This is a predicted complex of two RNAs, RNase P RNA and transfer RNA, with 424 nucleotides together. The coordinates come from a structure-prediction model, not an experiment, and the mean pLDDT is 81. Rfam match: Bacterial RNase P class A. Rfam's curators write: Ribonuclease P (RNase P) is a ubiquitous endoribonuclease, found in archaea, bacteria and eukarya as well as chloroplasts and mitochondria.
[in-house]
RNA sequence: GGAGUCGGCCAGGCAAUCGCGCUUCCGUCUGUUGACGGGAGGGAGGAAAGUCCGGGCUCCACAGGGCAGGGUGCCAGGUAACGCCUGGGAGGCGCGAGCCUACGGAAAGUGCAACAGAAAGUAUACCGCCCGCAGUUUUGCGGGUAAGGGUGAAAUGGUGCGGUAAGAGCGCACCGCGCAACUGGUAACAGAUUGCGGCGGGUAAACCCCACCUGGAGCAAGACCAAAUAGGAAGGCGAUACCGUUGCCCGCGGUGUCUUCGGGUAGGUCGCUUGAGGCUGCUGGUGACGGCAGUCCCAGAUGAAUGGUUGCCCACGACAGAACCCGGCUUAUCGGCCGGCUCCCACC
RNA sequence: GGGGCCAUAGCUCAGCUGGUAGAGCGCUACAAUGGCAUUGUAGAGGCCGCCGGUUCGACUCCGGCUGGCUCCACCA
Numbered sequence: 001g002g003a004g005u006c007g008g009c010c011a012g013g014c015a016a017u018c019g020c021g022c023u024u025c026c027g028u029c030u031g032u033u034g035a036c037g038g039g040a041g042g043g044a045g046g047a048a049a050g051u052c053c054g055g056g057c058u059c060c061a062c063a064g065g066g067c068a069g070g071g072u073g074c075c076a077g078g079u080a081a082c083g084c085c086u087g088g089g090a091g092g093c094g095c096g097a098g099c100c101u102a103c104g105g106a107a108a109g110u111g112c113a114a115c116a117g118a119a120a121g122u123a124u125a126c127c128g129c130c131c132g133c134a135g136u137u138u139u140g141c142g143g144g145u146a147a148g149g150g151u152g153a154a155a156u157g158g159u160g161c162g163g164u165a166a167g168a169g170c171g172c173a174c175c176g177c178g179c180a181a182c183u184g185g186u187a188a189c190a191g192a193u194u195g196c197g198g199c200g201g202g203u204a205a206a207c208c209c210c211a212c213c214u215g216g217a218g219c220a221a222g223a224c225c226a227a228a229u230a231g232g233a234a235g236g237c238g239a240u241a242c243c244g245u246u247g248c249c250c251g252c253g254g255u256g257u258c259u260u261c262g263g264g265u266a267g268g269u270c271g272c273u274u275g276a277g278g279c280u281g282c283u284g285g286u287g288a289c290g291g292c293a294g295u296c297c298c299a300g301a302u303g304a305a306u307g308g309u310u311g312c313c314c315a316c317g318a319c320a321g322a323a324c325c326c327g328g329c330u331u332a333u334c335g336g337c338c339g340g341c342u343c344c345c346a347c348c
Numbered sequence: 349g350g351g352g353c354c355a356u357a358g359c360u361c362a363g364c365u366g367g368u369a370g371a372g373c374g375c376u377a378c379a380a381u382g383g384c385a386u387u388g389u390a391g392a393g394g395c396c397g398c399c400g401g402u403u404c405g406a407c408u409c410c411g412g413c414u415g416g417c418u419c420c421a422c423c424a
């Protein structure tokens, strides 16, 4: 100098001015709620998004038993919890830093594998090879075999030697595979250790088996105040009933209840933001993360605020807008900054 | 804001415990008619909304996007 990889951060800046909604203070008016004027404070995001997971909160028995259903799936840890994160193992990719993996069980059972092929899993043989018989020129029939060819996405471990009519784990050696022991490791797992077994393919994002987890609904949850109307009609079931309880049974609770149509109001208050919270320092841990101390309060709307104009500067500004709140994942995103590490080239 | 469902030919819909996608209407050509309609025969037309993954193989199974439809206020 070039190429790459991993992690973190920012998301045009500054000033003036005019607005918007929130909180609070002061003043004036008002019988109160409040209205007006002035001052101060703070006012979108890393994804506020998708609603894909997990939790808090609220109601239904603070959530109960069984079945069904659903989810997760190497091991250990972190966490409020998770399908997330961290560390490790195994497999794969890369020269490397590093990256990727829905990664339990196919020897419990059932199923599936179109076409091709002899045969798609314990059964077989199209060509070939070998033996026997007939014929003896091609060949035909019976038997053996699975080394070679051929089919297929996939074909019954691989190499060599022995063996044989030809062959074959048929036998042996080595490699691979499985099981058990031993050693190391918390474990997954590993091992140039020992013994045993001639070796029984694929698919579980097919059913299933095993282990663990799992009640349902969602702030339009739910609580309260006010206003108005026809407490109206039809239908289901009727206390062994109906509903809560989104599938079934039990249990618990409520009593007339549920569904549809019709009628009325579309007003306000709470929930509503102090929280698994941010920042700084010390500290335990490889790390995710935890502990202690100090300090800060940082949107809360409900037709729903966060914007407009002007000036200066630059690298000319992407995706995008809170709606109960958090932790993740995924998806969208102009560009820029910082740090760790790797490879190549050149020079000293 | 929060739930549920759907996307297959021009239109309306089937299909699927994974094996190469159909029906009706419409369209095109031909026949029949003097001509049109009806009718008959033949045919065209699909990346199964898009992108990945599992699998030998995906419309189907599993993720992620995109678009559309629909339901949910309170009172008696």
Stems, first nucleotide, its partner, number of pairs: 001344010012313007020043001022041008045319001049330002052328005057218004064250004069214005074088005089103001090101004104209002109207002111203002126149002128145007157175006176199001177197005182191003222270004232261006241255004263423003277296008314317001349420007358373004367404001375391005397413005